[in-house]
The RNA shown here (Guanidine-I riboswitch aptamer) has 119 nucleotides and comes from Paenibacillus radicis (ex Gao et al. 2016). Its Rfam family is "Guanidine-I riboswitch aptamer". Its family is annotated with regulation of gene expression in the Gene Ontology.
RNA sequence: GAAAAUGCUGUCUAGGGUUCCGUUGAGGCUUUGCUUAUGCAGAGAAUCAAGGCUGGUCCAAGAGACGGCGUACAGUCUGAUCGGGCUGUAUAACACGGAAGGAUAAAAGCCUGGGAGAU
Numbered sequence: 001g002a003a004a005a006u007g008c009u010g011u012c013u014a015g016g017g018u019u020c021c022g023u024u025g026a027g028g029c030u031u032u033g034c035u036u037a038u039g040c041a042g043a044g045a046a047u048c049a050a051g052g053c054u055g056g057u058c059c060a061a062g063a064g065a066c067g068g069c070g071u072a073c074a075g076u077c078u079g080a081u082c083g084g085g086c087u088g089u090a091u092a093a094c095a096c097g098g099a100a101g102g103a104u105a106a107a108a109g110c111c112u113g114g115g116a117g118a119u
Stems, first nucleotide, its partner, number of pairs: 007069006015059002020056002022053001023050004029044006070091009094114001096117001101111002
C1' cells in the first nucleotide's frame, strides 16, 4: 500500500522440540582450606555431552479458551439517499481426517490443510 468477510489479529492453553538460560554428568584449568603427604573437601570461569533433563526464553491449534479490530444489519446524531460519529445485535451451528513434504536452532494439533480422502 492492497486484499479478505464461517475475515484478520492479540493474550494464553493442550502440545512441541533444544538456539539461548538453567539443571545434571565428564575430564582438565585457576584458586581457597585441612594435612607428614602423592591425598581430601569447597569455590570460580570455560569446554564437551545429555531434551526418555522438572523448568525459563522460544514455536503453537480450522476442528481449543478469552478478547480486539473489521464486516453485516438496525437505531440515533450531523442540513442530507453521500460521508462520518455513537449505541445495539450478529459474526453462529457442525467439523472423522492420513502419508509425504516445508520452515525455524529443532520439532509439533505450526504451514501445506474445513487439503487428499472418509461419511
Its mean pLDDT, the model's own confidence on a scale to 100, is 82. The model forms 96% of the base pairs in the Rfam consensus. RNAcentral holds the sequence, with entries from Rfam.